[in-house]
Molecule: small-subunit ribosomal RNA
Organism: uncultured bacterium
RNA sequence: AGAGUUUGAUCCUGGCUCAGGACGAACGCUGGCGGCGUGCUUAACACAUGCAAGUCGAACGGAGCACCCUUGAAAGAGUUUUCGGACAAUGGAGAGGAAUGCUUAGUGGCGGACUGGUGAGUAACGCGUGAGGAACCUGCCUUCCAGAGGGGGACAACAGUUGGAAACGACUGCUAAUACCGCAUGAUGUGUUUUGAUGGCAUCAUCGAGACACCAAAGAUUUAUCGCUGGAAGAUGGCCUCGCGUCUGAUUAGCUAGUAGGCGGGGUAACGGCCCACCUAGGCGACGAUCAGUAGCCGGACUGAGAGGUUGACCGGCCACAUUGGGACUGAGAUACGGCCCAGACUCCUACGGGAGGCAGCAGUGGGGAAUAUUGGGCAAUGGGCGCAAGCCUGACCCAGCAACGCCGCGUGAAGGAAGAAGGCUUUCGGGUUGUAAACUUCUUUUAAGAGGGAAGAGAAGAAGACGGUACCUCUUGAAUAAGCCACGGCUAACUACGUGCCAGCAGCCGCGGUAAUACGUAGGGGGCAAGCGUUAUCCGGAUUUACUGGGUGUAAAGGGAGCGCAGACGGCAGUGCAAGUCUGGAGUGAAAGCCCGGGGCCCAACCCCGGGACUGCUCUGGAAACUGUACGGCUGGAGUACGGGAGGGGCAGGCGGAAUUCCUAGUGUAGCGGUGAAAUGCGUAGAUAUUAGGAGGAACACCGGGGGGGGAGGGCGGCCUGCUGGACCGAAACUUGACGUUGAGGCUCGAAAGCGUGGGGAGCAAACAGGAUUAGAUACCCUGGUAAGUCCACGCCGUAAACGAGGAUUACUAGGGGUCGGGGUGCAUAAGCCCCGCGGGGGCCGUGGCAAACGCAUUAAGUAAUCCACCUGGGAAGUACGUUCGCAAGAAUGAAACUCAAAGGAAUUGACGGGGACCCGCACAAGCGGUGGAGCAUGUGGUUUAAUUCGAGGCAACGCGAAGAACCUUACCCGGCCUUGAUAUCCCGCGGGAUGCAGGGUAAUGCCAGCAGCCCUUCGGGGCCGCGGAGACAGGUGGUGCAUGGUUGUCGUCAGCUCGUGUCGUGAGAUGUUGGGUUAAGUCCCGCAACGAGCGCAACCCCUACCCCCAGUAGCCAGCAGGUAAAGCUGGGCACUCUGGGGGGACUGCCGGGGACAACCCGGAGGAGGGCGGGGACGACGUCAAAUCAUCAUGCCCCUUAUGGCCGGGGCUACACACGUGCUACAAUGGCGCCGACAGAGGGAAGCAAGGCAGCGAUGCCAAGCAAAUCCCGGAAACGGCGCCCCAGUUCGGAUAGCAGCCUGCAACUCGGCUGCAUGAAGCCGGAAUCGCUAGUAAUCGCGGAUCAGAAUGCCGCGGUGAAUACAAACCCGGGUCUUGCACACACCGCCCGUCA
Repeated sequence: AGAGUUUGAUCCUGGCUCAGGACGAACGCUGGCGGCGUGCUUAACACAUGCAAGUCGAACGGAGCACCCUUGAAAGAGUUUUCGGACAAUGGAGAGGAAUGCUUAGUGGCGGACUGGUGAGUAACGCGUGAGGAACCUGCCUUCCAGAGGGGGACAACAGUUGGAAACGACUGCUAAUACCGCAUGAUGUGUUUUGAUGGCAUCAUCGAGACACCAAAGAUUUAUCGCUGGAAGAUGGCCUCGCGUCUGAUUAGCUAGUAGGCGGGGUAACGGCCCACCUAGGCGACGAUCAGUAGCCGGACUGAGAGGUUGACCGGCCACAUUGGGACUGAGAUACGGCCCAGACUCCUACGGGAGGCAGCAGUGGGGAAUAUUGGGCAAUGGGCGCAAGCCUGACCCAGCAACGCCGCGUGAAGGAAGAAGGCUUUCGGGUUGUAAACUUCUUUUAAGAGGGAAGAGAAGAAGACGGUACCUCUUGAAUAAGCCACGGCUAACUACGUGCCAGCAGCCGCGGUAAUACGUAGGGGGCAAGCGUUAUCCGGAUUUACUGGGUGUAAAGGGAGCGCAGACGGCAGUGCAAGUCUGGAGUGAAAGCCCGGGGCCCAACCCCGGGACUGCUCUGGAAACUGUACGGCUGGAGUACGGGAGGGGCAGGCGGAAUUCCUAGUGUAGCGGUGAAAUGCGUAGAUAUUAGGAGGAACACCGGGGGGGGAGGGCGGCCUGCUGGACCGAAACUUGACGUUGAGGCUCGAAAGCGUGGGGAGCAAACAGGAUUAGAUACCCUGGUAAGUCCACGCCGUAAACGAGGAUUACUAGGGGUCGGGGUGCAUAAGCCCCGCGGGGGCCGUGGCAAACGCAUUAAGUAAUCCACCUGGGAAGUACGUUCGCAAGAAUGAAACUCAAAGGAAUUGACGGGGACCCGCACAAGCGGUGGAGCAUGUGGUUUAAUUCGAGGCAACGCGAAGAACCUUACCCGGCCUUGAUAUCCCGCGGGAUGCAGGGUAAUGCCAGCAGCCCUUCGGGGCCGCGGAGACAGGUGGUGCAUGGUUGUCGUCAGCUCGUGUCGUGAGAUGUUGGGUUAAGUCCCGCAACGAGCGCAACCCCUACCCCCAGUAGCCAGCAGGUAAAGCUGGGCACUCUGGGGGGACUGCCGGGGACAACCCGGAGGAGGGCGGGGACGACGUCAAAUCAUCAUGCCCCUUAUGGCCGGGGCUACACACGUGCUACAAUGGCGCCGACAGAGGGAAGCAAGGCAGCGAUGCCAAGCAAAUCCCGGAAACGGCGCCCCAGUUCGGAUAGCAGCCUGCAACUCGGCUGCAUGAAGCCGGAAUCGCUAGUAAUCGCGGAUCAGAAUGCCGCGGUGAAUACAAACCCGGGUCUUGCACACACCGCCCGUCA
């Protein structure tokens, strides 16, 4: 830093999407360690349990315990006894006393207003920032001044009585204090008041002097302190006020009664409508009030180049809240999270009468949720409360636990190691890859485990460590304990195989998947990151895609329909002052943390510490005065005014005019008129149309050098005259004003057509409506009519439009050219006028620089600048819905969202296309000739049938096509039988010697059985060859895919085209060349030209044919010579001719005339066998149709493998209600039949053609000469000619169908061949719509030959005979070529696309 995606391609506009970073995250897969952080974003939902705020006995009276003194009960060893008891060390109950120590309910003091939590509310002086308080308070702390004298009365505790289940009380009585209350003293304190000085900002403030009034206090412990009271000051903390800043919506535009202000009070620490009485009627708002929605704010955090955007977790500051709402009390401080009262909801206890409670403290529970932790340890540290202190309390805090939630660090080993192992994957089978990777050898021990030692954190002397036997150190063991996740079509780094077959699935965008998927799934491999990796949500970025930095508006989205104009914004020249903006210096502030830089501490880093910077801001202040602003006076260039001119469809009103249409009246006149593509409806014999005259009425103003000419802001304005009236332009060194200007949100005015209201008017035209046509229909286009719709007038609404130059207004500047309208100037004429121009205004064209995506714009800018307004931000939904305003209504204005798409667009390019244009070809039409479509048959196809009717071909360009020939074979299909290394190829093992030939058996047939004859080489090992048997590699497949392919072919099309190099033009796709003017069959040639050349095509070179010559002369020929026959080139002979087959010549617009441009070329003519390419063939450019063929062949992949292969028999491909294509034969007399007679060419022939003879009516058979063929044979050509019959008839036409009898081929003619004879004698009398071929030796017609082939053509390929007609012309149909134009098509008009319905 960009990339993908609109197109066939291009440039642009524009949206969507991606790569980056971030996170209090969640989810999926996976998971070794440590450090530092972080962890309910949802239900401000409800909470069990424990803990989170106490402390002081050095304020006080008690109480309890301990200790001391006194007393001393029960008991009691023992002694004694009269046995009743007595004495008794001991024992210490209990009682009293006094001092001490400890504990403490209560009174009292301080603290519970801090800390900790949460973000519900709040759009606010709440927060941030900066000021102010002359309008204020401040416990504890610090400093200073002064003081503490003397009294009094209570209330708890306690005791007694008593209520209640409890919570909690009630009554009586006693008592202490640093608790409470008087008195005294008292000021620099407070209040009132007098006065002086100073200062200020109005009230006033400060200081000094004086008077009056008022108010204090507490002790404790012990000798050292801690307290107490009044005052002054400081510090800290708080309170109030103000400037500025602080989200969205105008589809929220008006809000407000304590409201705004005043006077006087009350209240407060203090100002204040904070509250109250009275008075005034104000206050706020487009600079956005009010209302609605959303939200704690900030330091900062994330992102970004920055400006900005988003955000407000953790940490820090402020605010608000504490179950919901309200209230005050206490206090220095609260309207108080763990205080009180009331009310509500909820929960709990209850003896039903009443009570208790508040986790948004730390843990924890339920619930909600995608989702967020332990009912842990410790006060050792830091900090807080109380206390003189010891100390106590502290879920603040310090630690530990859980969680990869984040950041940072480390590890999972290192070196060597090629037979490149095995395995996997892949392969063209050779290999490649995994891969030095592993094994193996050597080494190390971070981590882990074990053992030993063992901190700092505790500042200064001691004590005190939760963490923790932790960090850290040493030793031991052993590579030992430790790798996954995502992606691999492009963007985006990384490719193969298999599976799947628009299925399953993927996908962030484009898009993949329909049998060869680098996009699905799996595997191998490679890529990325790594204890993580992906996904999802969200934010910023990329996005200059809201544009301040930094965008646009002619056609892509976007200029308001136009004008006037308030506010606002902006504003000419010179000067002076001020200093608000601006610039500069200084000062304050901008908390800390964070950020940046430097340094330091944990091994490093994260993290932490120190120093500096920055915090772009705000405030105060000194200065400057160019610019903006402001004040003042001035100037004339901007603007305006007066005067003089001419131009004009500018506006309004009134009047006048002629032409035309229609209607009415009258005349003439007769059968049509009218209308259309053609018609019809309509009008007309009751007299139309036409024509003449007169009249009525309404509307509109022909012609005009009427013109991209004029005037107007735009809408719009057109006969003539008059009146009223607006604006612009020109002129003069004019006069005067002196910036009066520009723009213009709202606002106001104008505003085509249609429409609406009221009233007129109504000729023509004409929605609606009616009829006639058109049409599949035709509620349309066309025609005939037609309305008291409208169009016209008056008045009033509406307020829109492709209201367009799709171009807002104004000003200045920036090359020109030639025209035009109005004016002006110089000169000449002076009558019109003509020529010229450094003039100004308007309206057009072309064009330079410049601009623009291009098209284009270009002094009338879309150029260069400035000012102001309006508008745009992907397409659709939609200018729709809702709301509001306006309107009589119609409707107008304002103006969304859900949802949906990956585009929608602009300009230009190349094609294709057009029932667009121009030019030109072709049997394309036309003109002709003959057919097809009707019949019968042949043949192919569809369909149907079938066991099978094998397969392919499908508009032209499939259909007598593959097939140049299906009875078996062919044959691929069906039925049945049989074979399984196979019918064929290569390789191996064993056995054998044959192979091969001849002739048998058997089977439906192959397979099978079996007879006879019958090898080569050799170094003797064997080998070749063959047969049999065996094993597997393999064979085989007319099985699939022609959309995986090669090759071949068809077609456009023998159409004249298709391209390239270099140059040039264009941002580019592309263009140019190849376009243009001529010409040609032709991109053929000529000329011109930013092109110059070249290639593939065209043409020519090749073959046949038409004429001549040369050479050659048998098998061909016979003119002349000779021989000869019934005849005959039959013979000698000859090669002249015909002919044959080799080689040449000939034709080139060469010659003449004309046209054309002196060209190319065209027209005519001569000569010539042939004339302008002579005729025909071969030859087919770049490409198109995923055209045809996997069944000619070849071939990738897939599929079958005792079968989808192989062999055999039989059947089928020959079916038959039908339909179509291609043909044959006909329908007859230009004919049919019989007899006679004549003339070809090109071919074929040995498993052949066959003369001739004989037999047969014939097909044909038998015998058989000749001929491998210019020799012999097929072989008689036929139409034709002559003679004769038929006489228009389903016939002497036609031959289908079918009977009988035969012939031929073949192993075999049943299914299913051909031919012959006799007999049978169907349809058919020239063919609907439609459609095909042919332009000359052609069509038509006639026969002949050949390939295939045993046999089997009406097909196919060839050959000759006879031998026409027509082409005016270029309008139409079809196909094609070139140029041009339009285009929303590009799968390209068989396109695209709209509506309705499903």